[in-house]
């Protein structure tokens, strides 16, 4: 940098001894133990692996299998929610607009993960 996914899922103990949730706000987690580390479990199914089908075959696509002892990744809360742009929906202020701020969707952007 370029695909593709991200409202499902899945934690205990020992060690540590105060932060942690990526940033900025909010709102949470937390001495009834935070990051880290370590063991052992577990979830899912990107990559590999097995199976069947399309092909003369090959590449390849498409199904399926985690009862697959591989390679990685996760394992409070939707990526914890918003932030930037678009549209809609009630209401409150106002005389009227324009604005604000509340909600809902769509999209982007950032970030995470895989795989080249």
């Nucleotide at each position: 940098c370029u695909u593709a996914u991200c409202a499902c899922g899945a934690g205990u103990g020992a060690u540590g001894g105060a932060g942690g949730g990526a940033u900025g706000g909010g709102c949470c987690c937390u001495g009834u133990g935070a990051a880290g580390u370590c063991a052992c479990g577990g979830c899912a199914a990107c990559c590999g692996g097995c199976u069947g089908a399309a092909u003369a075959a090959g590449c390849u696509u498409c199904a399926g299998c985690g009862g697959c002892u591989g390679g990685u990744g996760c394992c409070a809360a939707a990526u914890c929610c918003c932030g930037c742009a678009g549209c809609g929906u009630a209401a409150g202020u106002u005389c009227g607009g324009u604005a604000u701020g509340a909600c809902g969707c769509u999209g982007a952007c950032a970030g995470a993960u895989a795989a080249g």